[in-house]
RNA sequence: GGCUGGGUAGCUCAGUUGGUGAGAGCGUACGGCUCAUACCCGUGAGGUCGAGAGUUCGAAUCUCUCCCCAGCUA
Numbered sequence: 001g002g003c004u005g006g007g008u009a010g011c012u013c014a015g016u017u018g019g020u021g022a023g024a025g026c027g028u029a030c031g032g033c034u035c036a037u038a039c040c041c042g043u044g045a046g047g048u049c050g051a052g053a054g055u056u057c058g059a060a061u062c063u064c065u066c067c068c069c070a071g072c073u074a
Stems, first nucleotide, its partner, number of pairs: 001073007010026004019057001028044005050066005
């Protein structure tokens, strides 16, 4: 340099042909339970879906360019 896969919450990830509010587990905050802590139960916060542009009534999802990570290859 070329090719392939990936980038979504603090972490690990899901999101099957574009469609109605962007989610799960863990973590975290508060409350309950307890003499107390943990476990357990309940409620909540936290995301401009890597960046920009395009297509479309509508984009995490399709197209283009760029950035980053991993692998293969000359």
This is a predicted structure of a 74-nucleotide RNA (transfer RNA) from a Candidatus Gastranaerophilales bacterium. Its mean pLDDT, the model's own confidence on a scale to 100, is 82. Rfam family: tRNA. By type it is a transfer RNA. Its family is annotated with triplet codon-amino acid adaptor activity in the Gene Ontology.